[in-house]
The prediction has a mean pLDDT of 86. This is a predicted structure of a 316-nucleotide part of an RNA (large-subunit ribosomal RNA, domain IV) from an activated sludge metagenome.
Context: one part of a larger RNA
RNA sequence: GGGUAGUUAAGGAACUCGGCAAGUUGACCCCGUAACUUAGGGAUAAGGGGUGCUCUCGAAAGAGAGCCGCAGAGAAUAGGCCCAGGCGACUGUUUAGCAAAAACACAGCUCUAUGCUAAAUCGAAAGAUGAUGUAUAUGGGGUGACACCUGCCCGGUGCCGGAAGGUUAAGAGGAGGAGUGAGAGCUCUGAAUUGAAGCCCCGGUAAACGGCGGCCGUAACUAUAACGGUCCUAAGGUAGCGAAAUUCCUUGUCAGGUAAGUUCUGACCCGCACGAAUGGCGUAACGAUCUGGGCACUGUCUCAACUACCCGCCCG
Numbered sequence: 001g002g003g004u005a006g007u008u009a010a011g012g013a014a015c016u017c018g019g020c021a022a023g024u025u026g027a028c029c030c031c032g033u034a035a036c037u038u039a040g041g042g043a044u045a046a047g048g049g050g051u052g053c054u055c056u057c058g059a060a061a062g063a064g065a066g067c068c069g070c071a072g073a074g075a076a077u078a079g080g081c082c083c084a085g086g087c088g089a090c091u092g093u094u095u096a097g098c099a100a101a102a103a104c105a106c107a108g109c110u111c112u113a114u115g116c117u118a119a120a121u122c123g124a125a126a127g128a129u130g131a132u133g134u135a136u137a138u139g140g141g142g143u144g145a146c147a148c149c150u151g152c153c154c155g156g157u158g159c160c161g162g163a164a165g166g167u168u169a170a171g172a173g174g175a176g177g178a179g180u181g182a183g184a185g186c187u188c189u190g191a192a193u194u195g196a197a198g199c200c201c202c203g204g205u206a207a208a209c210g211g212c213g214g215c216c217g218u219a220a221c222u223a224u225a226a227c228g229g230u231c232c233u234a235a236g237g238u239a240g241c242g243a244a245a246u247u248c249c250u251u252g253u254c255a256g257g258u259a260a261g262u263u264c265u266g267a268c269c270c271g272c273a274c275g276a277a278u279g280g281c282g283u284a285a286c287g288a289u290c291u292g293g294g295c296a297c298u299g300u301c302u303c304a305a306c307u308a309c310c311c312g313c314c315c316g
Stems, first nucleotide, its partner, number of pairs: 001314001006309002010302002014300001019297001027051005036041001038145001052067006068072001080295007087287002092104002108143007120129003146282001148280002151212003156209002158205005165200003171194002176189005213231005240274001241271001252268005299306001
C1' cells in the first nucleotide's frame, strides 16, 4: 500500500450526482392500527408493552413471592419505517457475458379474415399443420385490468361494394388488300364487330394508413374579446389533461416545503411542438422501477494528542 472482517468519544448526511456503502429494524405473545379502497385489501400499517431462573397455588391458562445481571427472543437466526408524485394495472418475460426497465407478455376491449376440401402456414407435388377443431371456433392486426370515455374529417393512400359506361390482351371475327398460279387453289396481310381482371368512374369505410387552419376588427379606464368580417380546407383539435418521461425561450409566474430549493409538490395556460384503442384521463393493490421529502439510524462525512485502533493473510 492492497484485499477482507470488526470497533470507535462528540456530532449525525455536514458526504455525495444520489444515504452509494454500512447501519437501524428483526423471533414469539399481547395491545393497537390512518388516509384511501375494486370492500378483498391497505396491514407485520404506524405505534406501544411483555419474554430469565427458583418457590407456592392451580388441571391448565395464569397469579403471587423471591433471586441474578448493564442486558432474559441475553447466542445463531431475523422487515428499517412513513409521506407525496411519475410510469406500468397486477403474477410473469427479456438483452447467456455492460441494460430487468417505464421495454415484452398478459386477462379484458376492438377491427378484420374464415361456412369447412375453412381462412392462414409449410411444401414444384403428394401431403401436413390448422383440427380428429367448426363462428362461444380458428388465423391476422391494434389496444392493454378496472372506472369514466373514445369527438370532427373519406379530399389523398389502402381496403370493401358496384350485372351501367370508358379504356383494355390473347382469342373469336373476317370487309378489304397483296404475292403466286392457266385455273381450282395455296401463302401472306388485315378494317368493323366481339372480348376478362385491372385502371378510370360511382358509393362505403378512420379501434384502416392518416389529418384535425390563417389574417383583421370589436365592450363606457386600460386590458382582454363572448361577437363580427375575410381567405383557405376533406375537416379545422371536442372531452379531458397541460412548463408534462412532451415547454425551446425557462431556474416561466404564483404558492408550499428549506435559513437558503435549476430538483420536488399544488396551481396558472402564452400547448416552440398534449389529446382521445399509434388510445385520453383517473385509479385501490402490486414494483430489486424512477423522482422529491421526513423520522429512525449510522465511520458517508467532520475532527490534527483521529493520516485513529484491532484480527489473520500478501508485498515491502